[in-house]
The prediction has a mean pLDDT of 80.
Predicted 3D model of a 75-nucleotide RNA (transfer RNA) from Cohnella sp. CIP 111063.
The organism belongs to Cohnella, within Bacteria.
Its Rfam family is "tRNA". Its family is annotated with triplet codon-amino acid adaptor activity in the Gene Ontology.

RNA sequence: GGUCUCAUAGUUCAGUGGAAGAACGCCGCGUUGUCAGCGCGGAAGCCGGGAGUUCGAUCCUCCCUGGGACCGCCA
Numbered sequence: 001g002g003u004c005u006c007a008u009a010g011u012u013c014a015g016u017g018g019a020a021g022a023a024c025g026c027c028g029c030g031u032u033g034u035c036a037g038c039g040c041g042g043a044a045g046c047c048g049g050g051a052g053u054u055c056g057a058u059c060c061u062c063c064c065u066g067g068g069a070c071c072g073c074c075a
Base pairs, nucleotide, nucleotide: 001071002070003069004068005067006066007065010024011023012022013021018055026042027041028040029039030038031037048064049063050062051061052060
C1' cells in the first nucleotide's frame, strides 16, 4: 500500500429498506423475619462520524475513525 471483516442499551448479541429487540446487569413493587430466588413493572441506544441515493436508511453507495484477518512492497 491492497483486499476482506467488525462497530447497535452498562455488557454479550439479534435485526439488514417501512424506522430497534432479547438475555444478563440496573431501578421500583410484590413474595420472605432478612438476603437470595421467583413474579410483575420500569429506565437505558439520534445503530462509530460525515456525505450521497431513496417518499423513507441501522440496512444500499462513497469518504473518514477505531478493532481484527489475509496478501504485497522497501530496507